[in-house]
RNA sequence: UGCAGCGUAGCUUAAUGGCAAAGCCCCAAGCUCAUAACUUGGUCAUUGCGAGUUCAAAUCUCGCCGCUGCGA
Numbered sequence: 001u002g003c004a005g006c007g008u009a010g011c012u013u014a015a016u017g018g019c020a021a022a023g024c025c026c027c028a029a030g031c032u033c034a035u036a037a038c039u040u041g042g043u044c045a046u047u048g049c050g051a052g053u054u055c056a057a058a059u060c061u062c063g064c065c066g067c068u069g070c071g072a
Stems, first nucleotide, its partner, number of pairs: 001071007010024004018055001026042005048064005
């Protein structure tokens, strides 16, 4: 420098144009002499940034940034 893929919660992943979901973590309560485990409930997202298409965009298009792989 070229090509391809990826970017969603603190972490790991769903959502294939129509209310952003789950597990782990974290917080609180229950249980216990106490801790862990377990049970119940709860908090956490300008979907990397900007623009475009659309009634409607995490999703489609373009640019930029970052990461990974391949080639030179």
Predicted 3D model of a 72-nucleotide RNA (transfer RNA) from Leptolyngbya sp. 'hensonii'.
Model confidence (mean pLDDT): 82 of 100.